[in-house]
RNA sequence: UGGCUCGUAGCUCAGUGGGUAGAGCGCCGCUCUGAUAAGGCGGAGGUCGGCGGUUCGAGUCCGUCCGGGCCAA
Numbered sequence: 001u002g003g004c005u006c007g008u009a010g011c012u013c014a015g016u017g018g019g020u021a022g023a024g025c026g027c028c029g030c031u032c033u034g035a036u037a038a039g040g041c042g043g044a045g046g047u048c049g050g051c052g053g054u055u056c057g058a059g060u061c062c063g064u065c066c067g068g069g070c071c072a073a
Base pairs, nucleotide, nucleotide: 001072002071003070004069005068006067007066010025011024012023013022019056027043028042029041030040031039049065050064051063052062053061
């Protein structure tokens, strides 16, 4: 310098014909117990890496930049 790939909740990830964002674990409250853990019920938490473009509508498509990984030189 070029190519490929990944970037979504605190963590690990889903969301693969564009249609108002989810799971598990963790966290908070309630319940259960003599008490703790486990279990049950409920809840908080994300402008989807940044900027721009296409579209009525973008996590999803296009461009560029930033960051991680792999390959080539």
The RNA shown here (transfer RNA) has 73 nucleotides and comes from a Phycisphaerae bacterium. Taxonomically the source falls in Phycisphaerae (Bacteria, Pseudomonadati, Planctomycetota). Its Rfam family is "tRNA". The family's RNA type in Rfam is transfer RNA. Gene Ontology term of the family: triplet codon-amino acid adaptor activity.